Predicted 3D model of a 262-nucleotide part of an RNA (large-subunit ribosomal RNA, domain VI) from Phycisphaerales bacterium JB043. Its Rfam family is "Bacterial large subunit ribosomal RNA". NCBI's taxonomy places the organism under Bacteria, Pseudomonadati, Planctomycetota, Phycisphaerae, Phycisphaerales.
Context: one part of a larger RNA
RNA sequence: CGUUGCAAACUUGAGAGGAUUUCUCCCUAGUACGAGAGGACUGGGAGGGACUCACCCCUGGUGAACCAGUUGGCGUGCUCACGCCACCGCUGGGUAGCUACGUGGGGCAGGGAUAACCACUGAAAGCAUCUAAGUGGGAAGCCCACCUCAAGACCAGGUUUGCUUGUCAUUCGACGUGAGACCCCUGGGAGACUACCAGGUUGAUAGGUCGCAGGUGUAAGGGUCGAGAUACCCUCAGCCGAGCGAUACUAACGGUCGAACG
Numbered sequence: 001c002g003u004u005g006c007a008a009a010c011u012u013g014a015g016a017g018g019a020u021u022u023c024u025c026c027c028u029a030g031u032a033c034g035a036g037a038g039g040a041c042u043g044g045g046a047g048g049g050a051c052u053c054a055c056c057c058c059u060g061g062u063g064a065a066c067c068a069g070u071u072g073g074c075g076u077g078c079u080c081a082c083g084c085c086a087c088c089g090c091u092g093g094g095u096a097g098c099u100a101c102g103u104g105g106g107g108c109a110g111g112g113a114u115a116a117c118c119a120c121u122g123a124a125a126g127c128a129u130c131u132a133a134g135u136g137g138g139a140a141g142c143c144c145a146c147c148u149c150a151a152g153a154c155c156a157g158g159u160u161u162g163c164u165u166g167u168c169a170u171u172c173g174a175c176g177u178g179a180g181a182c183c184c185c186u187g188g189g190a191g192a193c194u195a196c197c198a199g200g201u202u203g204a205u206a207g208g209u210c211g212c213a214g215g216u217g218u219a220a221g222g223g224u225c226g227a228g229a230u231a232c233c234c235u236c237a238g239c240c241g242a243g244c245g246a247u248a249c250u251a252a253c254g255g256u257c258g259a260a261c262g
Stems, first nucleotide, its partner, number of pairs: 001152001005163007015149004021049007033038001051106005059100004066093005071086006110144003117137004166175003180257004184200005205251003208247005214240003221234004
């Protein structure tokens, strides 16, 4: 821009894409078959491989914005306590998120038309013949069925709901009303950008604060025993990123567009 007023939702599905995999074992049954050796069709059940989708409860990984220990050096005048540099200095752990080595699911069942092939009825050709007319069966393959996208499907679909009160000019148009939307802003389990989603004071959207969870593992300071290193007590302390809640303290300011010839 179009879809023939402007919007907001919910949809149909032309069409397109994906998937549609495979093995082993058990029962039927050591049965049918076979002299024996061997060894089924069929039907039922169980467990795997690879592939694929989702997720982070469990098991692990990562976690350079968390905690602790510690070596050498430098600094805060010194002690104490801290900060910085040394591969994140090294080491031990680790929330959220992201993940596989982890967990859950999937390829099931069914229908239709068929291939090779197997048939029925049956002439041409008194017979015969699956074929010439006619009628069946028949594959991991084809179409449907399963999952996803999808009306720019220009034959541009459908349904529901909301709004189009009006004034002037009555040729063009101008003003107004107004469903709704956008810019902008606060952000995100959304994201390259855009888009999408949650919000914008009639507010819990983010930050802060408070509480909880969770991680580290018992801070500083003081006290006690000891010559001291250290140990013990106040202390399951102190500190703390992303998690879950509560709370307007801070920031969501400000603006624009927007429809009938009826």